[in-house]
Molecule: transfer RNA
Organism: Lachnospiraceae bacterium
RNA sequence: GGCGCGAUAGCCAAGUGGUAAGGCACUGGUCUGCAACACCAUGAUCACCGGUUCAAAUCCGGUUCGCGCCU
Numbered sequence: 001g002g003c004g005c006g007a008u009a010g011c012c013a014a015g016u017g018g019u020a021a022g023g024c025a026c027u028g029g030u031c032u033g034c035a036a037c038a039c040c041a042u043g044a045u046c047a048c049c050g051g052u053u054c055a056a057a058u059c060c061g062g063u064u065c066g067c068g069c070c071u
Base pairs, nucleotide, nucleotide: 001070002069003068004067005066006065007064010024011023012022018054027041028040029039030038047063048062049061050060051059
């Protein structure tokens, strides 16, 4: 230098154009003499900038970061 893959909540992680699942953690509540356990509730501008589309996490272009391959 070229190519490929990945980036989604504090952490893990699903989602292949039409309401962004789930688990753990945090916080609030119920329970308890106090706690723990259990139960309920609570949260995302989808790395960034543009484009296509009625509609984009998703498709296209570029940038950044990480991993790998080739030279």